């Protein structure tokens, strides 16, 4: 400090996720020690037990342990045991004093003066403690403890009698107190003070003789009650709330103000700066994180403030409405004898429950503190400490050193290795820890006293000895191999792995990170400028309110004075302590801890200052407004008036149509329509003018007149003097639709009604048509109400058009120029802006305000509220779900987009195919097998340029097991050949014949074979072509495809390669931020077309010359053909016209040949997970007596059918016979074979020649003459089948190919559809070769005969450029939409049903305090003894909690039935949308 993730890539918006820190934690695997710390976050749920407050005998009685002394009484003669008096002081219960309101828990409630800061109390109180003063005379009556006598089970508790006090009562009795009056300084108003008067209240003793206590007042300290500025939680889908409510006087109450409480009176009080209402929560110091502002958060410790089982309530007391007091009520537990009692762990351990989840019913009052005492001391679960938990934070260990044969053993491996690895062992040391022994504390300032603890610490001895684990290795994100698995199992923060090679599951090896921990989940800041104060947005990404007007309220022009809130400076008080920092110091260190500063951003008071901002008060004029002159207009809003169209009527003409449409039909029309022509009604709407133009605040305004009216602009030494901008709330305006009345109605024209149209067609399309449009009046208030841009107000380059007007200049004038001021535009700099763009009419650059936004769906929904007649508006969630949804721009695809353009692409031909037959491939069925691949073009006469065995890979049997076939080891044999017997063959058993080659030390040795044996191996046409190489097919012989510098862009990319021109071409030219270049075209190669030159066999024969019936057959010869080497020739060179003086196009000349002549070869980056593991080769897996070898016979040739590719036809441009001509390439020794003879032939005999320009194969066919056939299933066709035969070859049965006789199918030019060709081409006809023993209608080549057509490029297919939209990028075979159906989620409504809260009126009314009343009761005082003051008891009110009845309000849960939504690899229907999406689309 960043990363990952939307895409093909890109920026950019945004949203999710990750790294980091922390926890009162938890779960999971692991665990050696210590220190210091922390530990029921959940049920303020309920508790068995034990202990958290007691204590004083120096306040008091009374019992009583010892002791003395005295008597009694028994007696072991010691003494016991009584009684009585006197000492003494332990303990129990009580009467009394103090504490018990502290300290310990706990966060339930509590949004408030609870809490924090500030500050006032002139409105208060204060036990214990300190300091000053003074004082304490006297008398009196109970009542408990006891005793008795009773009730109850118990808890307890009645009568009746006896007693003490520092308990209680009376009286004297003050300086004090209260009241009244005067006086009196501060002072907002008062009080102290001071003087006078009346009234009124004090005590207590005890004592060891030191002292202690009591009572008064005054004053201090601690504490503590009210007030009080300000501050800190959510919601406005809670907007109004309030009757003791706001104030006042009287009176009560209280330590004290005071509606605290009561009574009369007045009508007030709060509130959009958020009353009232609802959720939520104890507040603070503080702690977490953060750069900080901030967010979050409130355990531990400390401060404060609430509760004590739930609600009420007071008593007592200095202090409580009292955690371990009282009473009352409710629940609940217990206990009973059933009549009636107890209890209250949110003290401190425990138990139970809940719960992911949190300890010991320990030790000690040694030490801090506290409560009581004079004090010893006694309580004290506050508190020291100790136990338990890795929960935390911290230290320290689990050895160190040397060791290479790189050990073993694992793991991998390209078999060489490589790692694990100096790691181990092994030698050499060490002793933190551990174990055993021996010492042993501080903690105690103060005799005495140490829970912790024989603990820390020290010594000594032993012995590497007792101690390592967990998460991670696909990118973030450090760390990579094996093997298992096979969209399974599984993993995952996010993206996303996994479907046969998985670094992403699982296991092991390694390797990384962190260690007594390590991961993992929860929550929380950070990242996140992702709520934006510091620090963010609103054209298109999520956001400007349709518009104005206008309260509040924010903001505000120049200038003088004063003021001093606001702000700034000094001072001064406070901001607890602890916490964080800084220094220094104590425990070995650390953590922890002590000490000291420093902060503590905050507030209070004081006192200076006046620039700003504020306020007071006075001046200006430039904002702003007013008045005057002009001006331009579809601003408004009424009321008249035209004309054109249009439609109906009415009349004539006039006679079949007319209307519609892609075609059409509905419809109208001979009852005369359309068409036309006179007249006439009626609504609506206003053509040219009209424009990027003008008006208006928007919505919107458009013929004319004319009446009212609003607003703008200009001019102007005129006035006013800041009157000003924005604008929550409000208020008005607000296209279309719709809605109410009422009214109009020509045309349009939802809804419907017909007609097409379609697979339907509730659509588009046509023919009609109500509502509505239109007018009054009156609702709604929404729209892509857009410039998707809020108003103001300023500043900041320029040109250009356009509309209103002034001022100058000029001119006869009209234009036209200059300047200005308002307005409507367009293009542009800077600057901004992802980026398109915007740019004085800003979306630059500041200011003011006011609205709006915070990821997509869900949802502009529901619920509530509100507004409206209704439609529906406005406000506006959530749950659940996804990792994206977007924007803007690139490059490609793509389109039923445009434009250029190629192509046998279409069109113009000329032949074919689809129909038949029959070959031949496939496909489907067959089958024991019918092996296997190839599948749209771009499989299907394709691999296969030859399946009868062989080939063969496939099936049935039969054998075989180091193998047919390699290389290693032994060990015997030479190889090799002849042969016999079973078998169907492989195979098995047998016999014969035979020893080579090279080196030798003569023993042997080796190379080769052939055989037997063991065992590494061998072998596989078995999977994976979606692990591969290689080689191909295709797009395409399309003419593209791409680099280097440079430049533009923020990038991805562009540019170059686009433009005008040309062309077969990205072929050239010419322009151009390009400028070169590369791989492709094109040339180079081969053949082919002319020649020339060279060279003449086997080719050739002009001329000579020989031979023959004849024939280059001979001899000569090399002119010619011709072979085959080499030149040569064609370049738009010329000429003429276009064209940009260009490229380059048309034409001609001359030439064999002309514009790349013809053909071939040659195939750019790349596309199809194209083909192919079955040509080879390969990774991986997969068999190994079998998925390998061998061997016979099968099969691959099967046959209802269906495709494809040919063949051969249907005839007379034939077909038969017969006669006759001319080729070129080929091939040939395991051959090719003449000439003879044989056969009707296929052939056969035979065998010249001939290793081939020499022989041969070989006859070339169509053609060309001649006859015939005469249109027909034929003298076309030939399949088919029968019979005879040939040939090859071990074998033609399954299954060869040919002859020959017979036999003689179907088929008369083929339907939708389709194919091939542009010239020596198509068509047509022969010829050869490759395989090959035979087997071609298919392949490959050859030559011979030899055509028509192409106007054009609008259509179809397919390609090229450029240039548009794109929701597409697996790229239109794309992509996406709703309805149904089906599952699960979650939410809504809904007759209802249950809860919780909370109001309202009313009963009822406990305890208790105030009040009344007290006839019964009663010690203290007075009393004249009769009573009286006072007081209880009891009552009765008034307030009062629980509870009740009634009826709302909010809030849950639940609910048959519902709605609509999400979400779910392969479900239906359609095709809405992204291309013009095939009806532009969307509000």
């Nucleotide at each position: 400090a960043g990363a990952g993730u939307u895409u093909g890539a890109u920026c950019c918006u945004g949203g999710c996720u990750c790294a980091g820190g922390a926890u009162g934690a938890a779960c999971g695997c692991u665990g050696g020690c210590g220190g210091c710390g922390u530990g029921c976050u959940u049920a303020a749920c309920a508790c068995a037990u034990g202990c958290a407050a007691g204590u004083c005998g120096a306040a008091c009685g009374a019992a009583a342990a010892a002791c003395c002394a005295a008597g009694a009484u028994u007696u072991u003669c010691g003494a016991a045991u009584u009684u009585u008096g006197g000492u003494g002081g332990a303990u129990u219960a009580g009467u009394g004093g103090c504490g018990a309101a502290c300290g310990g828990g706990u966060g339930a409630g509590u949004a408030a003066c609870a809490c924090g800061u500030u500050g006032g109390u002139g409105a208060c109180c204060a036990a214990c403690c300190c300091c000053g003063a003074g004082g304490a005379g006297g008398g009196g009556g109970a009542c408990a403890a006891c005793u008795g006598u009773g009730g109850g089970a118990a808890a307890c508790u009645a009568c009746a009698g006896c007693u003490a006090a520092u308990a209680c009562c009376c009286c004297g009795g003050a300086u004090g107190c209260u009241c009244a009056g005067a006086u009196g300084u501060u002072u907002a108003g008062a009080a102290a003070g001071u003087c006078u008067g009346a009234g009124u209240u004090a005590a207590a003793g005890c004592u060891c003789c030191g002292g202690u206590g009591c009572c008064u007042c005054g004053g201090g300290a601690c504490g503590g009650g009210c007030c009080u500025g300000c501050g800190g939680g959510c919601u406005a889908u809670c907007a109004g709330c309030u009757u003791g409510u706001u104030g006042g006087u009287g009176g009560g109450g209280u330590a004290a103000u005071g509606g605290c409480c009561u009574a009369c009176c007045a009508a007030g009080g709060c509130g959009a700066a958020g009353a009232c209402g609802g959720c939520u929560a104890g507040g603070g110091g503080g702690c977490g994180u953060g750069a900080g502002a901030g967010c979050g958060u409130g355990g531990c410790c400390c401060c404060c403030c609430a509760c004590a089982a739930u609600g009420g309530a007071a008593c007592u007391g200095a202090g409580a409405c009292a955690c371990g007091g009282u009473c009352c009520a409710u629940a609940c537990u217990c206990c009973u004898a059933c009549g009636g009692g107890a209890g209250g762990c949110a003290g401190c351990a425990g138990u139970g429950a809940g719960g992911a989840a949190u300890a010991u019913u320990g030790c000690g009052c040694a030490a801090u503190g506290g409560g009581g005492g004079a004090a010893a001391c006694c309580c004290u679960g506050a508190c020291g400490c100790a136990g338990c938990a890795a929960c935390g934070c911290c230290g320290c260990g689990u050895g160190g050193g040397u060791g290479a044969u790189g050990a073993a053993g694992g793991c991998u491996u390209u078999c060489g290795g490589g790692u694990c690895g100096u790691a181990a062992a092994a030698c050499c040391c060490u002793u933190u820890u551990c174990u055993g022994g021996g010492g042993g504390a501080c903690g105690a300032a103060a005799c005495c006293a140490g829970a912790c603890g024989g603990u820390a610490c020290c010594c000594c001895a032993g012995g590497a000895a007792u101690a390592a684990g967990u998460c991670c290795c696909g990118g973030c994100u450090a760390a990579c191999u094996a093997c298992g698995u096979g969209c399974c199992a599984g993993c995952a923060g996010c993206c996303g792995c996994g479907g046969u090679a998985a670094a992403a599951c699982g296991u092991a090896g390694g390797g990384g990170g962190c260690g007594a921990g390590c991961g993992u989940u929860g929550u929380u800041c950070g990242g996140a400028a992702u709520c934006a104060u510091u620090g963010g947005g609103c054209u298109u990404a999520a956001a400007g309110a349709g518009c104005a007007c206008g309260u509040a309220g924010g903001c505000g022009g120049c200038u003088c004075a004063g003021c001093a809130a606001g702000c700034g400076u000094c001072g001064u008080g406070u901001g607890a302590a602890a916490u964080c920092c800084c220094c220094c110091g104590g425990c070995u260190u650390a953590a922890c801890c002590g000490g000291g500063g420093a902060a503590u951003u905050g507030u209070g008071c004081g006192g200076c200052g006046a620039a700003c901002u504020g306020u007071u008060g006075g001046g200006c004029u430039u904002g702003a407004g007013g008045c005057a002159a002009g001006u331009a207009g579809g601003g408004g809003u009424g009321u008249g008036u035209g004309g054109a169209a249009c439609u109906c009527u009415u009349a004539g003409u006039g006679g079949a149509g007319c209307g519609g449409u892609g075609g059409a039909a509905u419809g109208c029309g001979u009852a005369g329509a359309u068409a036309u022509u006179a007249a006439g009604a009626g609504g609506a709407a206003c053509g040219c003018c009209g424009g990027a133009g003008g008006c208006g605040a928007a919505g919107g305004c458009g013929a004319c007149a004319c009446a009212c009216u609003g607003g703008g602009c200009u001019u102007g030494u005129c006035c006013u003097g800041a009157c000003g901008c924005u604008g929550a709330g409000g208020u008005g305006c607000g296209a279309a639709a719709g809605c109410c009345a009422g009214g109009g109605u020509a045309g349009c024209g939802a809804a419907c009604g017909g007609g097409a149209u379609u697979a339907g067609a509730u659509a588009c399309c046509c023919c009609g048509g109500u509502a509505g449009u239109c007018c009054u009046g009156g609702c709604c208030a929404u729209a892509a109400a857009c410039g998707a841009u809020g108003u103001c107000c300023a500043c900041u380059a320029g040109g250009c058009c356009g509309g209103a007007g002034a001022a100058c200049u000029u001119c006869u004038g009209a234009c036209a120029g200059u300047u200005u001021u308002c307005c409507g535009g367009c293009u542009g700099a800077a600057a901004c802006a992802a980026a398109a763009g915007c740019a004085u009419u800003a979306a630059g650059u500041g200011g003011a305000c006011c609205g709006c936004c915070u990821g997509g769906g869900g949802a502009g929904u529901a619920c509530g509220g509100u507004c409206g007649c209704a439609a529906g508006g406005c406000u506006a969630a959530a749950a659940c779900u996804c990792a994206a949804a977007g924007g803007a721009a690139u490059u490609g695809a793509c389109g039923g987009g445009g434009g250029c353009u190629c192509a046998c692409a279409c069109a113009a031909g000329c032949g074919g195919u689809g129909g038949a037959g029959c070959a031949u491939g496939u496909u489907g069925c067959u089958u024991a097998a019918u092996u296997c691949g190839a599948u749209g073009c771009a499989a299907c006469g394709c691999g296969a340029a030859g399946a009868a065995c062989c080939u063969u890979a496939c099936c049935u049997g039969g054998g075989u097991u180091u193998g047919a076939c390699a290389u290693c080891c032994u060990c015997g044999g030479a190889a090799u050949c002849c042969u016999g017997u079973a078998g169907a063959g492989a195979u098995a058993c047998g016999g014969g014949a035979g020893u080579g080659c090279c080196c030798u030390u003569c023993g042997g040795g080796g190379a080769g074979c052939c055989g037997a044996g063991u065992g590494a191996c061998a072998g596989g046409u078995g999977c994976u072509g979606c692990a591969u190489g290689g080689c191909u097919g295709u797009c395409g012989u399309c003419a593209g495809c791409u680099c280097g510098u440079g430049c533009c862009g923020u990038g991805a990319g562009g540019u170059g390669u686009u433009g005008g021109g040309u062309u077969a071409a990205g072929u050239c030219c010419c322009g151009c931020a390009a400028c070169g270049a590369g791989c492709g075209c094109a040339a180079c190669c081969c053949c082919u077309a002319a020649u020339c030159c060279u060279a003449g066999u086997u080719g050739c024969c002009a001329g000579c010359a020989c031979a023959u019936g004849a024939u280059g057959g001979u001899g000569g010869g090399c002119a010619c053909u011709c072979u085959a080497g080499g030149g040569u020739g064609a370049c738009u060179g010329c000429c003429c016209g276009g064209g940009u003086c260009a490229a380059c196009c048309g034409g001609g000349a001359g030439g064999a040949a002309g514009g790349u002549g013809g053909g071939g070869a040659u195939g750019a980056c790349g596309u199809c997970a194209a083909g192919u593991c079955a040509u080879c080769a390969u990774g991986g897996c997969c068999c190994u007596u079998a998925c390998g070898c061998c061997c016979a016979g099968g099969g691959c040739u099967a046959c209802a059918c269906a495709c494809g590719u040919a063949c051969u036809a249907c005839a007379a441009u034939g077909g038969c016979g017969g006669a006759u001509a001319c080729a070129a390439a080929g091939g040939g020794a395991u051959g090719c074979a003449a000439g003879a003879c044989c056969g009707c032939g296929a052939g056969g005999u035979g065998g010249a020649g001939c290793c081939a320009a020499u022989c041969c194969c070989a006859a070339a066919a169509a053609g060309u003459c001649c006859g015939u056939c005469c249109c027909a299933g034929u003298u076309c066709g030939g399949a088919u089948u029968g019979g005879a035969g040939u040939c090859u070859g071990c074998a033609a049965c399954u299954c060869g190919a040919c002859u020959c006789c017979a036999u003689g199918a179907a088929g008369g030019u083929g339907g939708a559809a389709u194919c091939g060709c542009u010239a020596g081409u198509a068509a047509u006809c022969c010829c050869g070769g490759a395989u090959c023993a035979g087997c071609a209608u298919g392949c490959c080549g050859g030559g011979g005969u030899g055509a028509a057509u192409a106007c054009g490029u609008u259509c179809c297919c397919g390609g090229g450029c450029c240039u548009u939209g794109u929701a597409c990028a697996c790229a239109c075979c794309g992509c996406c939409c709703g309805u149904c159906a089906c599952a699960c989620c979650a939410c809504g409504a809904a007759a209802g049903c249950u809860g919780g809260u909370u109001c309202u009126a009313c009963c009822c009314g406990a305890a208790g305090c105030c009040g009344g009343c007290g006839a019964g009761c009663c010690a203290a005082c007075c009393u004249u003894a009769g009573g009286g003051a006072g007081g209880c008891a009891g009552u009765c009110g008034u307030c009062g909690a629980c509870g009740g009845u009634a009826g709302g309000g909010c809030u849950g849960g639940u609910g048959a039935u519902u709605g609509g939504g999400g979400u779910g690899a392969a479900g239906u229907c359609g095709u809405a949308a992204c291309a013009a999406g095939g009806u532009a689309a969307c509000c």

Overview
A computed fold for a 1483-nucleotide RNA from an uncultured organism, annotated as small-subunit ribosomal RNA. RNAcentral holds the sequence, with entries from ENA. The coordinates come from a structure-prediction model, not an experiment, and the mean pLDDT is 84.